Glycine riboswitch aptamer from Palleronia abyssalis, 95 nucleotides, folded computationally. The source organism's lineage runs through Bacteria, Alphaproteobacteria, Rhodobacterales, Roseobacteraceae and Palleronia. It was read from a public genome assembly, where an Rfam model found it. The coordinates come from a structure-prediction model, not an experiment, and the mean pLDDT is 84. Of the family's consensus pairs, 91% are formed in the model.
RNA sequence: GAGAAGUGCGAAGGGAGAAUCCGGCGGUUCGCCGUCGGUGCCGAAGGAGCAACCGCCCCGGUAAACUCUCAGGCCAAAGGACCUUCGCGCGACAG
Numbered sequence: 001g002a003g004a005a006g007u008g009c010g011a012a013g014g015g016a017g018a019a020u021c022c023g024g025c026g027g028u029u030c031g032c033c034g035u036c037g038g039u040g041c042c043g044a045a046g047g048a049g050c051a052a053c054c055g056c057c058c059c060g061g062u063a064a065a066c067u068c069u070c071a072g073g074c075c076a077a078a079g080g081a082c083c084u085u086c087g088c089g090c091g092a093c094a095g
Base pairs, nucleotide, nucleotide: 006090007089008088009087010086011085012084013083014082019039021038022037023036024035025034026033027032040074041073042072046070047068048067049066053061054060055059
């Protein structure tokens, strides 16, 4: 002091991609829903991996919106990395 950058949580708004595929079983208000299996597909919950660089140099540390798809997802809904605004806290007995 009108309390920074940044950061944690929350609220509001925005927020992509990919088969309403096939079959079995169950439910049904007969529209459809759930579950199991199969094939195909997506990447932006989460998770995992690696470069430059650094180190005590055997080895290790270390990033993503990149990569992998374990998980998750492929009508809608829900979820959703990330962005914006706001609130509270830390930062801070700040400076």